[in-house]
RNA sequence: GAAGCAGACCAGAUGGCCGCUGCCUGCCUCCGGCAGGGAGAGGAAAGUCCGGGCUCCACAGGGCGUGGUGCUGGAUAACGUCCAGCGGGGGUGACCCCAGGGAUAGUGCCACAGAGAGAAGUCCGCCUACCGAAGCUUCGGCGACGGCAGGUAAGGGUGAAAGGGUGAGGUAAGAGCUCACCGGGUCCGGCGGUGACGUCGGAUGCCAGGUAAACCCCACCAGGAGCAAGGCCGAAUAGGGAAGCGUCAAGGACGGCCCGUCCAUGCUUCCGGGUUGGCUGCUUGAGGCUGCCGGUAACGGUAGCCCUAGAGGAAUGGCCAUCGCCCGUAGCGGGGAGACCCGCUGCGGGAACAGAACCCGGCUUACGGGCUGCUUCAACC
RNA sequence: AGGCGCGUAGCUCAGGGGUAGAGCACUAGCUCGACACGCUAGGGGUCGGCGGUUCGAAACCGCCCGCGCCUACCA
Repeated sequence: GAAGCAGACCAGAUGGCCGCUGCCUGCCUCCGGCAGGGAGAGGAAAGUCCGGGCUCCACAGGGCGUGGUGCUGGAUAACGUCCAGCGGGGGUGACCCCAGGGAUAGUGCCACAGAGAGAAGUCCGCCUACCGAAGCUUCGGCGACGGCAGGUAAGGGUGAAAGGGUGAGGUAAGAGCUCACCGGGUCCGGCGGUGACGUCGGAUGCCAGGUAAACCCCACCAGGAGCAAGGCCGAAUAGGGAAGCGUCAAGGACGGCCCGUCCAUGCUUCCGGGUUGGCUGCUUGAGGCUGCCGGUAACGGUAGCCCUAGAGGAAUGGCCAUCGCCCGUAGCGGGGAGACCCGCUGCGGGAACAGAACCCGGCUUACGGGCUGCUUCAACC
Repeated sequence: AGGCGCGUAGCUCAGGGGUAGAGCACUAGCUCGACACGCUAGGGGUCGGCGGUUCGAAACCGCCCGCGCCUACCA
C1' cells in the first nucleotide's frame, strides 16, 4: 500500500432572512389577534418479527387441546434477546456461523434408478452339489459351456444414502465368523469443572442408515384483546325492524372444548338511525450523562448533575453566506526504496437511509462517513 | 396506529416434500364459399425475492417486497 476482520462513534456547525406546531408571559378593539421568550424526530422513529409495562374482561382458577422455546451457566421486568463457556462446522488468518433435546418409546416418509430403501436384498459375479454336454483321456476319470438347486453381502453395478475401515487368519467361496490396529456407540470407575463437557483407565463385537424447520415423546413457557385499550362530559337520533338461540337451562365475560366462578334476564348477528365534539389516558421513564464500587462480561449498586416533542390527518421546513466533511481533477511543496501518503491552493461535483403518533427492551431490514485495534499478502515496493 | 389474509402461465384458480397442472386466452392445421362454433396439435412458468432445513422445497422455517381487507362512539 491492497484486500479483509472486529469494535465503538458521528449523522454537519455558526449567523441572517422567510415560514410551521405546541407551551409560558404580556398587551389589544378578547369566540380572535399581536409582541416577546423558550422548545421542537431517529439510529433505525421502519417491518410489526419477538418480549414486557399499562388498560379492560375474574389481578386469569383446574383439565384437555393449541402455540412457542430447546447444549450449559448467568443477566433481565421479560424474551426466540444479550453475556461467558461447551460441542460441532467454515476460513491461510484476524475471526465468523449453528432451530445445538430425543431416531433402542412408537408411527410415517425415503420419488426416479436399483435385485434390495430397513432386523433389507442375489441383478452380475464367486463357490458347491446335481443334470446335460463339445472335447481330452493313462479308460480310473477330467471337463469348456449350458440348465437347475443351494451357499455367499468380499468385488461390480444403482442411488443422496446399501448395515464401520485396513490387514491377517479362516473357509468350498465368504462374512466381526475370529484376531490385531483404527473409528464410533453403550456401561463402569478415577481426576478436573457449578454445569454442558473434557481427560485417563477398564469392560463389551454392541456397529441396527437418514429425516423430528414429519407426526410424536420429554422438559419448560404461554388466559384473551389491544390506546381505534379504557375513563369522564356533551350533542343528536326511531332506544326502530328482521333472523337465530334460549326462557331454568342456555347465553355472555372476544383466541377452541369441558369444568368452575361471576354477570344478567335476555343474548348474538344483520338492516336501519344519530354524532364525526371536548377533557383524560399522554409522557418523569425498567429515563439519560459522568464518576466510583462489584462482576471476565451481559449487567447490578451508589453519588452528583440534567429534563430532552407530545401533535391529533398530524408541526419539526426553505433560501443565502462562511467554515467544516467526502469524491474527482490540476498545480506547488514535503516525505518515502517504491507502490503511494501528507499539507496548501484552484476548478467541478456530492452529502445517504429515512419522519415520532401510549411507552419501553430486543431482533431484522435500509443506509452515508470517518476512527481505533487486529489479520493476510500473489503482483507493485 | 393496531390486527388479519393473499401472491403459481396473459386472466381465474388447483396442487401442502419426489418430472409444475386445469379452464379461458394465444399459435398452427383441419372443417366452411367465408367467418363464428367445432375438432386436432403445439407454445408459454426464475411458482413474488433472498437465505436455511432436507438427498430433494411451489410446499416446511426465517427475513424482505408487493397487493387487499377489517378495527371509532351513541341509542

Record summary:
Predicted 3D model of RNase P RNA and transfer RNA as a complex of 456 nucleotides. It holds a member of the Rfam family "Bacterial RNase P class A". Its mean pLDDT, the model's own confidence on a scale to 100, is 79.